[in-house]
């Protein structure tokens, strides 16, 4: 110095919920709040979940099932990438 790892120290982020604003919505931003987190920093590449539009339409009705397009979630999992500290 690097990797694994996570004692200590210095810090960091900020769940649910409430208020304000944006959005059809999922959800996002700001303020409060504090569940938790060693990457709960960033990134939609893979999987997954969620929202919107549309096609199909299981004898009838309902709209199951399957398909197409757009969006959201990084605190759902994995990948990529950057980073603080340094005991065993």
């Nucleotide at each position: 110095u690097u990797u694994c790892c996570g004692a200590a120290a210095a810090g960091g982020u900020a769940a649910a919920c409430c208020c304000u604003g944006g959005g059809u919505a999922a959800c996002c931003a700001g303020g409060g709040g504090g569940c938790a987190c060693a990457a709960a920093g960033c990134u939609a590449c893979g999987g997954g979940u969620c929202c919107c539009u549309u096609c199909u339409g299981a004898a009838g009705g309902c709209g199951a099932u399957g398909g197409a397009g757009g969006g959201a979630c990084g605190g759902c999992c994995g990948g990529g990438u950057u980073g603080c500290c340094g005991a065993a």

A computed fold for an 88-nucleotide RNA from a Nitrospirota bacterium, annotated as c-di-GMP-I riboswitch aptamer. NCBI's taxonomy places the organism under Bacteria, Pseudomonadati, Nitrospirota. It was read from a public genome assembly, where an Rfam model found it. It matches the Rfam family "c-di-GMP-I riboswitch aptamer". Rfam links the family to the GO term cyclic-di-GMP binding.